[in-house]
RNA sequence: UAUCUUCAGGGCAGGGUGAGAUCCCCUACUGGCGGUAAAGUCCGCGACCCCUAAAACAGGGCUGAAUCGGUGAAACUCCGAUACCAACGGUUAUAGUCCGGAUGAAAGAAGGAG
Numbered sequence: 001u002a003u004c005u006u007c008a009g010g011g012c013a014g015g016g017u018g019a020g021a022u023c024c025c026c027u028a029c030u031g032g033c034g035g036u037a038a039a040g041u042c043c044g045c046g047a048c049c050c051c052u053a054a055a056a057c058a059g060g061g062c063u064g065a066a067u068c069g070g071u072g073a074a075a076c077u078c079c080g081a082u083a084c085c086a087a088c089g090g091u092u093a094u095a096g097u098c099c100g101g102a103u104g105a106a107a108g109a110a111g112g113a114g
Base pairs, nucleotide, nucleotide: 003112004111005110006109007108014026015025016024028097029096030086031085032045033044034043035042040084041083049061050060051059052058066082067081068080069079070078088100089099090098
């Protein structure tokens, strides 16, 4: 460098209103992959979505959110405090958490053989 196999996303407990809500309100809970002082909020990537195309394992686009204090040689990553963010379609009622595409795809991780 080329190839094969396996793995590769979590979360509404309790209460309120209502005819009806895991969708609203209070509260609760969750955090993909690589890098770096250990990161949902830094840098990069994947996923979702959009465009090109007959189609695609192809090309292009889009791509959310954090501050302060402390320790330290070093932390926007640790500790403390207080915040914030979360595709598309569906639904008796507006969804990060329910159902669905998805027994999918994939960043990537591990392993095998040459």